[in-house]
RNA sequence: GGAGCCGGUCGGGUGAUCGCUCCGAUAAUUGGAGAGGAAAGUCCGAACACCGCAGAGCAGGAUGCCUCCUAACGGGAGGGAUUUCGAUCCGCCAGCUGGCGGAUGGGAUACGGCAAGUGCAACAGAAAGUAGACUACCUCGACACUCGUGUUGGGGAAAAGGUGAAACGGUGGUGUAAGAGACCACCAGUUCUGGUGGAAACAUCAGAAGCUGGGUAAACCCCAUUCGGUGCAAGAUCAAGCAGCUCCGAGAUGUUGCUCGCAUCAUUAUAAGGAGCGGGUAGAUCGCGUGAACCCGAUCGUGAGGUCGAGUCCAGAUGAAUGAUCACCGUCCGUCAACCGGCGGAUACAGAAUUCGGCUUAUAGACCGGCUCCAAUA
RNA sequence: GCCACCGUAGCUCAGCUGGUAGAGCAGCUGAUUUGUAAUCAGCAGGUCGGGGGUUCGAAACCCUCCGGUGGCU
Numbered sequence: 001g002g003a004g005c006c007g008g009u010c011g012g013g014u015g016a017u018c019g020c021u022c023c024g025a026u027a028a029u030u031g032g033a034g035a036g037g038a039a040a041g042u043c044c045g046a047a048c049a050c051c052g053c054a055g056a057g058c059a060g061g062a063u064g065c066c067u068c069c070u071a072a073c074g075g076g077a078g079g080g081a082u083u084u085c086g087a088u089c090c091g092c093c094a095g096c097u098g099g100c101g102g103a104u105g106g107g108a109u110a111c112g113g114c115a116a117g118u119g120c121a122a123c124a125g126a127a128a129g130u131a132g133a134c135u136a137c138c139u140c141g142a143c144a145c146u147c148g149u150g151u152u153g154g155g156g157a158a159a160a161g162g163u164g165a166a167a168c169g170g171u172g173g174u175g176u177a178a179g180a181g182a183c184c185a186c187c188a189g190u191u192c193u194g195g196u197g198g199a200a201a202c203a204u205c206a207g208a209a210g211c212u213g214g215g216u217a218a219a220c221c222c223c224a225u226u227c228g229g230u231g232c233a234a235g236a237u238c239a240a241g242c243a244g245c246u247c248c249g250a251g252a253u254g255u256u257g258c259u260c261g262c263a264u265c266a267u268u269a270u271a272a273g274g275a276g277c278g279g280g281u282a283g284a285u286c287g288c289g290u291g292a293a294c295c296c297g298a299u300c301g302u303g304a305g306g307u308c309g310a311g312u313c314c315a316g317a318u319g320a321a322u323g324a325u326c327a328c329c330g331u332c333c334g335u336c337a338a339c340c341g342g343c344g345g346a347u348a349c350a351g352a353a354u355u356c357g358g359c360u361u362a363u364a365g366a367c368c369g370g371c372u373c374c375a376a377u378a
Numbered sequence: 379g380c381c382a383c384c385g386u387a388g389c390u391c392a393g394c395u396g397g398u399a400g401a402g403c404a405g406c407u408g409a410u411u412u413g414u415a416a417u418c419a420g421c422a423g424g425u426c427g428g429g430g431g432u433u434c435g436a437a438a439c440c441c442u443c444c445g446g447u448g449g450c451u
Base pairs, nucleotide, nucleotide: 001374002373003372004371005370006369007368008367009366010365012329013328014327015326016325017324018323020034021033022032023031024030025029036349040360041359043358044357045356046355047354048231049230050229051228055260056259057258058257060227061226062225063224064223065079066078067077068076069075080111081109082108083107084106085105087104088103089102090101091100092099093098112222113221117220118219119216120215134161135160137156138155139154140153141152142151143150144149169187170186171185172184173183174182188212190209191208192207193206194205195204196203197202235286236285237284238283244277245276246275247274248273251265252264253263254262293312294311296309297308298307299306300305330347331346332345333344334343335342336341379450380449381448382447383446384445385444388403389402390401391400397434405421406420407419408418409417427443428442429441430440431439
């Protein structure tokens, strides 16, 4: 310097004319504002509204290392552990290229528990969890016999080999008929005790024990924490308009299901209530945008963020406004020029409908930062 | 706005509580027939809607994206 990837910010601007919607003022026509970083998907959390149970339990759902941020969250920040990638450095083995371990750096993680229980692992293999004998090992007996051995029955054993994604710790020895943590040394792992560092997860050091009980929980499950329901088509006020019929009923109703409790209504019916069929009416206003809001500065904090000060008001439609034309500019591409610059084309994803904090997905291009690769120079 | 389900061969559909993908129709070839149909035998045809993850292994389990159908209001 170039290419790729990841993260963050921006993602069109100015003026004129005409048009549309809303807010304010007015005698008249005037002042101001007008679609995003995702407005999207509707995956989470809440604010707010309504429901006499928003009481308890069960069922059901969600989350899952530690600490912090936040109104809260399945979100965010920092740290830890595990794993992976390649570059540099260090150590050991090997002695061309290589292998192992550690440190620094980047990435990923759906990161509690398999030693509470129950499952699953095709094919292969003897056997897939207190399993198991295919080829080889040892021993006892019988038979044969070529003084080696072979066949067969019983016993011992799982250390060698094989199968598989995975085979019941590893290396070296003692020991044994042959073997085996049976025993010993070192190492790995598990549990417990204590020290040091850290707020904690955790790291590290020392010791003891039994020698060791694999994988899988996005398998059922267990543990800890947590969850009332419905949702602006929520709901409030005004207006309009009515026609009934049938069934249930000693219990019924009470905003997920079941049980208990509690409350209300009712107790032999023309009931309260519930279920079904059928008919009528359906317009207006509010909710509707001042909010866990935004911009700037200071300060505290590793950071996410917190605190203080000052400033601003920034859409409110309801078949649904936020547009059209012209000119200039910005950015990108191509081309001419090679000093200024000229000409042509293009300008992504995409449109509010109660609001806010996140997640996920789509995105031309520009800038900033990081990582990887290539090339050149020193 | 709130919910439920579906996507597999050219077409219509099976497939499980994870073990390596099937049936019928259609298509092609052969047999049979004077010839066709029917019948018999065989063959080919698959990103299991896309991507990622868990696992030794995924059409199925989990997450996300795309498309379709239906219900309530």
This is a predicted complex of two RNAs, RNase P RNA and transfer RNA, with 451 nucleotides together.
It holds a member of the Rfam family "Bacterial RNase P class A". Rfam classes the family as a ribozyme.
The prediction has a mean pLDDT of 76.